[in-house]
Context: one part of a larger RNA
RNA sequence: GCCAACGAGUUUGUUCUAUGUGGCUUGCAUAAUCUCCUACGGAGAGCAUGCAGAGUGAAAGCGAGGGUUAACCGCCCGAAUUGUCGCAUGGACAAGACCCGAAGCCGGGUGAUCUAACCAUGAGCAGGUUGAAGUUUGUCGAAAGACGAAUGGAGGACCGAACCCACGCAUCGUGCAACAUGCGGGGAUGACUUGUGGUUAGCGCAGAAAUUGUAAUCGAACCCGGCAAUAGCUGGUUCUCCUCGAAAUAGCUUUUGGGCUAGCCUCAGAUGUUGACUCCAGGGGGUAGAGCACUGGAUGAGGGCGGGUCUUCGGAUACCGUCUUCAAUCAAACUCCGAAUACCUGGAGGUAGAGUCUGGGAGUUAGACUAUGGGCGCUAAGGUCCAUUAGUCGAAAGGGAAACAGCCCUAAUCACAGUCUAAGGUCCCUAAAUCUAUGCUAAGUGUAGAAGGUGGUGUUGUGACUACGACAGUUAGGAGGUUGGCUUAGAAGCAGCCAUCCUUUAAAGAUAGCGUAAUAGCUCACUAAUCAAGUUGUUUCGCGCCGAAAAUGUAUCGGGGCUAAGCAUAGUACCGAAGACGUGAACUUUCUGAUUUAUUCAGAGAGUGGUAGAGGAGCAUUCUCUUCAGCACUGAAGUCGUGUCGUGAGGCACGGUGGAGCGGAGAGAAGAGAGAAUGUUGGC
Numbered sequence: 001g002c003c004a005a006c007g008a009g010u011u012u013g014u015u016c017u018a019u020g021u022g023g024c025u026u027g028c029a030u031a032a033u034c035u036c037c038u039a040c041g042g043a044g045a046g047c048a049u050g051c052a053g054a055g056u057g058a059a060a061g062c063g064a065g066g067g068u069u070a071a072c073c074g075c076c077c078g079a080a081u082u083g084u085c086g087c088a089u090g091g092a093c094a095a096g097a098c099c100c101g102a103a104g105c106c107g108g109g110u111g112a113u114c115u116a117a118c119c120a121u122g123a124g125c126a127g128g129u130u131g132a133a134g135u136u137u138g139u140c141g142a143a144a145g146a147c148g149a150a151u152g153g154a155g156g157a158c159c160g161a162a163c164c165c166a167c168g169c170a171u172c173g174u175g176c177a178a179c180a181u182g183c184g185g186g187g188a189u190g191a192c193u194u195g196u197g198g199u200u201a202g203c204g205c206a207g208a209a210a211u212u213g214u215a216a217u218c219g220a221a222c223c224c225g226g227c228a229a230u231a232g233c234u235g236g237u238u239c240u241c242c243u244c245g246a247a248a249u250a251g252c253u254u255u256u257g258g259g260c261u262a263g264c265c266u267c268a269g270a271u272g273u274u275g276a277c278u279c280c281a282g283g284g285g286g287u288a289g290a291g292c293a294c295u296g297g298a299u300g301a302g303g304g305c306g307g308g309u310c311u312u313c314g315g316a317u318a319c320c321g322u323c324u325u326c327a328a329u330c331a332a333a334c335u336c337c338g339a340a341u342a343c344c345u346g347g348a349g350g351u352a353g354a355g356u357c358u359g360g361g362a363g364u365u366a367g368a369c370u371a372u373g374g375g376c377g378c379u380a381a382g383g384u385c386c387a388u389u390a391g392u393c394g395a396a397a398g399g400g401a402a403a404c405a406g407c408c409c410u411a412a413u414c415a416c417a418g419u420c421u422a423a424g425g426u427c428c429c430u431a432a433a434u435c436u437a438u439g440c441u442a443a444g445u446g447u448a449g450a451a452g453g454u455g456g457u458g459u460u461g462u463g464a465c466u467a468c469g470a471c472a473g474u475u476a477g478g479a480g481g482u483u484g485g486c487u488u489a490g491a492a493g494c495a496g497c498c499a500u501c502c503u504u505u506a507a508a509g510a511u512a513g514c515g516u517a518a519u520a521g522c523u524c525a526c527u528a529a530u531c532a533a534g535u536u537g538u539u540u541c542g543c544g545c546c547g548a549a550a551a552u553g554u555a556u557c558g559g560g561g562c563u564a565a566g567c568a569u570a571g572u573a574c575c576g577a578a579g580a581c582g583u584g585a586a587c588u589u590u591c592u593g594a595u596u597u598a599u600u601c602a603g604a605g606a607g608u609g610g611u612a613g614a615g616g617a618g619c620a621u622u623c624u625c626u627u628c629a630g631c632a633c634u635g636a637a638g639u640c641g642u643g644u645c646g647u648g649a650g651g652c653a654c655g656g657u658g659g660a661g662c663g664g665a666g667a668g669a670a671g672a673g674a675g676a677a678u679g680u681u682g683g684c
Base pairs, nucleotide, nucleotide: 001684002683003682004681005680006679011095012094013093015092016091017090018089019088020087021086022085023084024083027051028050029049033045034044035043036042037041055062056061065077066076067075068074098236099235101233105226106225107224108223109222110221116200117199118198119197120196121195122194123193124192125190127159128158129157130155134151135150136149137148138147139146140145163187164186165185167184168183169182170181171180202218204214205213206212211220239618240617241616242615243614244613249262250261251260252259253258263364264363265361266360267359268358269357270356271355273352277349278348279347280346281345282344283343289337290335291334295331296330297329299327300326301325302324303323304322305321306320307319308317309316310315367393368392369391370390371388372387373386374385375384376383398409399408400407413585414584415583416582418581419580420579424575425574426573427560428559429558433572435571436570437569438568439567440566446562452546453545454544456543457542458541461538462537463536464535465534473530474529475528476527477526479503480502481501484498485497486496509524512523513522514521586608587607588606589605590604591603592602593601594600619673621670622669623668624667625666626665627664628663630662631661638657639656640655641654642653643652644651645650
């Protein structure tokens, strides 16, 4: 891991409550106990006691009324009837109370064969080195003593085996081993090591002291018991079909992952249109917006007054404050104003798995995203907190969005190789238009992106010039007074200053550039000719372009690929879902009719997604009672198949196997259904 078996809402209550059903209601019921019988049981006696029958008041008490008050009006609790005892079911309470699961607490015992300390009695320590005190002796000395030599053999002395330890590294790490092995290391006559026997015990002992040891167990050993401790926590909780179907909110809570009450669900009864919603009529408001009339903020210009600074004392002032006028503004805690919605009241429509009330049973009180209005945050977050009784998911499958709980479309009773559509699509992958019409885009834009930039291109309005010839090009002219005056070395259109006239002209500036030392020279403005039809400025909108750098691999169309198969506008077809329709079937429910009294049948409508959960109806298993004068060696149960019936749990028939018991019907009672619990036991 798999298979098999076992494995979880039970039982008791002289406790309460509701519903269903039965007995009695002349109220109901007996309990213990006793007697009798055909004796796993039944019948009778037993009226103690309980509930009901009248309430109310603290009580005395009064009484269909009572209390409150001096008293009344009032107010509070009542009266105008429906009980009680069984059985069954739902729920509560008390108990282990659906099952398994702690760490722990307490009691009584068992442990010092491991280990710690101690006691008694024994044992062990190769070899080598050093050479303390003391002693003897020599020399010196009066002596104390000093210095030599020899002797001696001390030491928690030295080196190093046995023995003891465990400092480093490596191996090992499903090991040789639940702490080892290898190579090195420390102690090795000592606070040494060790054998045997003994002592100390858990609220304890021992401890050269580490919360260390106390039998692989130690911040309190182990065993049994109290004990099914307790667990607001985790996990698990076993057959079927049908109906309805939530919540993740509020208040309180040593409360926030738990509860209680309300809200929302369900079932029963009552009420009988009161319901959501729509329309009409009538209301109050101070939000959005807007505004500046108040309260404040903030800007510009003018004026008055005061202050500062300067002053030639007359005033001046790029300074400050305050008042005022004008202009243009800002505000959740400003309002002279002021919607849409929403809300309230009345009337009408409105029959819906509508509303309201009473009672039984719940679950839920961790919500998520999307849209909109807001707070916090950075007008950050797949952030967080409110609101819109918003939508979806949760508890919702199907189609679309490549894939994708919360987005878009749409709500799956079942069957169908029928039809029509929604969102979204129609070149191929891939069902359906290589559809129609008119434009735009050239960037693969489409198929990510800002400020800003863009003589890319289309479009709208408007201005100027233009067949008396525009714009561009080409040819020609572009002059004279004059080298204007001043300045200057020079200044001649063109260093600079001043002025900027007149003439000839088709036209030509006292010159818009280049240039010269200054002239010169080359252009321009301006004019003519030629040519020939539009030229030029500005503005609106559309689509583009640049801006554009990232980490595994193109990688920001799902892909191929596309110049439409891109974008815009208009249109016609088609595809496309579990939607709608069609046909058939099942179930629930309402109404009508018939048959009826079990209810069933027919018709017409409405309905049948579903977690927690409520309600209804069934299947199967074991046992008991009654019955079938049931079945069975001419083959029971079990088991393996096939067929068939039932919406299903399941039933029945036949065949194989098996070899001795088993069933139908009607009731009753439960050790009554297995896939999960790191479930238990067994097998592999």

A computed fold for a 684-nucleotide part of an RNA from a Patescibacteria group bacterium, annotated as large-subunit ribosomal RNA, domain II. The coordinates come from a structure-prediction model, not an experiment, and the mean pLDDT is 84. The RNAcentral record of the full RNA draws on ENA.